The prediction has a mean pLDDT of 81. Predicted 3D model of a 64-nucleotide RNA (transfer RNA) from an insect gut metagenome.
């Protein structure tokens, strides 16, 4: 310094967690594939503090 969805990473000066790309249904197709609509999935490593409010600030601690 990294640590967020199965995967790759976003996520601004703290204010309702978000893309793609994979899954799943459906349209489309002789079949499939590509396209195109939907749809679900998250304790934001883990324990604590601050605050009305923390993915973000502060301490600890694990892992790389």
């Nucleotide at each position: 310094g990294c640590g967020u969805a199965g995967c790759u990473c976003a996520g601004c000066u703290g204010g309702u967690a978000g893309a793609g790309c994979a899954g799943u249904g459906g349209a489309c197709u002789g079949u499939g594939g590509a396209u195109c609509c939907a749809c679900g999935g998250g304790u934001c490593g883990c324990g604590g503090g601050u605050u009305c409010g923390a993915g973000u600030c502060c301490c600890g601690u694990c892992g790389c």
It matches the Rfam family "tRNA". Gene Ontology term of the family: triplet codon-amino acid adaptor activity.